[in-house]
RNA sequence: GUUCCUUUAGCUAAGUGGUAUAGCGUGCGAUUGCAAAUCGCGAGGUCCCGUGUUCGAACCACGGAGGGAACU
Numbered sequence: 001g002u003u004c005c006u007u008u009a010g011c012u013a014a015g016u017g018g019u020a021u022a023g024c025g026u027g028c029g030a031u032u033g034c035a036a037a038u039c040g041c042g043a044g045g046u047c048c049c050g051u052g053u054u055c056g057a058a059c060c061a062c063g064g065a066g067g068g069a070a071c072u
Base pairs, nucleotide, nucleotide: 001071002070003069004068005067006066007065010024011023012022013021018055026042027041028040029039030038048064049063050062051061052060
C1' cells in the first nucleotide's frame, strides 16, 4: 500500500429497515439470627464519527476513525 472482518449498557453478546434487548455486574426490596444463594423491581445506550438513501436507519450506500487478519 491492497483486500477482508470487527465497533450496540461497566463487561460479554443478540438484534440484518418499523418503540434498542438479554446474561453477568450494579442499586433498592423480599427472604435470613447475620451473610451467601434465590426471587421481585429499577437505573444505566447521541448503537465509533460524518454525509446520504428512505415515510422511517443500529441495520442500506459513501467517506473517515479505532481494533484484528491475510497478501505485498

Transfer RNA from Coprinellus micaceus, 72 nucleotides, folded computationally. Its Rfam family is "tRNA". By type it is a transfer RNA. Gene Ontology term of the family: triplet codon-amino acid adaptor activity. The prediction has a mean pLDDT of 83.